[in-house]
RNA sequence: GGGUUUAUAGCUCAGUCGGGAGAGCGCUUCCUUCACACGGAAGAGGUCAGUGGUUCGAUCCCGCUUAAACCCACCA
Numbered sequence: 001g002g003g004u005u006u007a008u009a010g011c012u013c014a015g016u017c018g019g020g021a022g023a024g025c026g027c028u029u030c031c032u033u034c035a036c037a038c039g040g041a042a043g044a045g046g047u048c049a050g051u052g053g054u055u056c057g058a059u060c061c062c063g064c065u066u067a068a069a070c071c072c073a074c075c076a
Stems, first nucleotide, its partner, number of pairs: 001072007010025004019056001027043005049065005
């Protein structure tokens, strides 16, 4: 330098023919207990990496940028 893949909640990850943003764990409150744990109920938490475009509508499609991993080439 060329190419591929990945980027979604605090963590690990799902998601889709383009229309509801989700799961497990963790966290908060309540119940239970003398107290803790376990268990039960409820709840909070997200600029879907950034930016521009297409579209009535984008996490999803297209361009560019950033970061990470890998492959190839080149140099020494």
This is a predicted structure of a 76-nucleotide RNA (transfer RNA) from Candidatus Enterosoma merdigallinarum. Model confidence (mean pLDDT): 81 of 100.